[in-house]
Molecule: Glycine riboswitch aptamer
Organism: Ramlibacter aurantiacus
RNA sequence: CGUUUCCUUGCUGGAGAGAGGUGGUUUCGCAAGGAGCCAUCCACCGAAGGAGCAAACCCCGUGACCCGGGGUGAAUCUCUCAGGUAAAGCGGACAGCAGGGCCCGC
Numbered sequence: 001c002g003u004u005u006c007c008u009u010g011c012u013g014g015a016g017a018g019a020g021g022u023g024g025u026u027u028c029g030c031a032a033g034g035a036g037c038c039a040u041c042c043a044c045c046g047a048a049g050g051a052g053c054a055a056a057c058c059c060c061g062u063g064a065c066c067c068g069g070g071g072u073g074a075a076u077c078u079c080u081c082a083g084g085u086a087a088a089g090c091g092g093a094c095a096g097c098a099g100g101g102c103c104c105g106c
Base pairs, nucleotide, nucleotide: 001105002104006101007100008099009098010097011096012095013094018042020041021040022039023038024037025036026035027034028033043085044084045083049081050079051078052077056072057071058070059069060068061067
């Protein structure tokens, strides 16, 4: 100086689903009621995190075929533990831009 993967920093973009019910508590209010927080119940979402699996490959049963068992094995798929469900805010897989680091090469 350059390059692939990986890691990391900053900026930008970034979905889905109940403004649910009940109870408690604080506060505003003359009252009716409103707002915040906590707990609980039901309904729902998948894109923090987490978990599961296909093909393929390997091992064993066996010297071999069939067959069977085990291991490695991806996700935006599946699960819904966690998280989330008006707007705002927070979070957000992933993507773009600009830097830095490790490995490698000159």